Predicted 3D model of an 88-nucleotide RNA (SAM riboswitch aptamer (S box leader)) from an Actinomycetes bacterium. Its mean pLDDT, the model's own confidence on a scale to 100, is 87. Of the family's consensus pairs, 96% are formed in the model.
RNA sequence: UGACCAUCAGGAGCGGCCGAGGGACGUGGCCCGAUGACGCCGCCGCAACCAGCCCGAGGGCAACGGUGCGAACGCCACGCGAUGGAAG
Repeated sequence: UGACCAUCAGGAGCGGCCGAGGGACGUGGCCCGAUGACGCCGCCGCAACCAGCCCGAGGGCAACGGUGCGAACGCCACGCGAUGGAAG
């Protein structure tokens, strides 16, 4: 980097710093934000894709490790995306 496979209506926040935008991108909406959003750091948590254990089609258990995630159904619509695993 990645063909391909699976999932995307569920779940989960506090503190410090920063200081004006943010909700991936486009369009149209709508929403969040100086009562400090977004982002960064620390700790906490959710979940269970990989890895672990049991079973041996399926499935189940646990949650130390590798990711991921913690406003709104991926916020809605259309296009389009995201996350995990991954032959090569």